[in-house]
Molecule: transfer RNA
Organism: uncultured Clostridia bacterium
């Protein structure tokens, strides 16, 4: 330098044919307990890496950029 993959909550990840952004763990509150742990219920937490385009509508499609991993040279 060229090809490919990945980027979504604090962490690990899902998101189907473009149509309300989610699961688990973790955090907080409450219940149970003398208390802790465990368990149950509820709540909070998101610029979907950044920018632009297409569309009535984009995490999803197209283009550019950045970071990481990988292959070739």
């Nucleotide at each position: 330098g060229g090809g490919g993959a990945u980027a979504u909550a604090g962490c690990a990840c899902a998101g189907u044919u473009g149509g309300u952004a989610g699961c688990g763990c973790g955090a907080u509150a409450c219940g149970u307990u003398c208390g802790c742990a465990a368990c149950g219920u509820a709540u909070a937490g998101g610029u979907c890496a950044g920018g632009g385009g297409u569309u009535c509508a984009a995490g999803u499609c197209c283009c550019c950029u950045u970071a990481u991993c990988u292959c070739c040279a």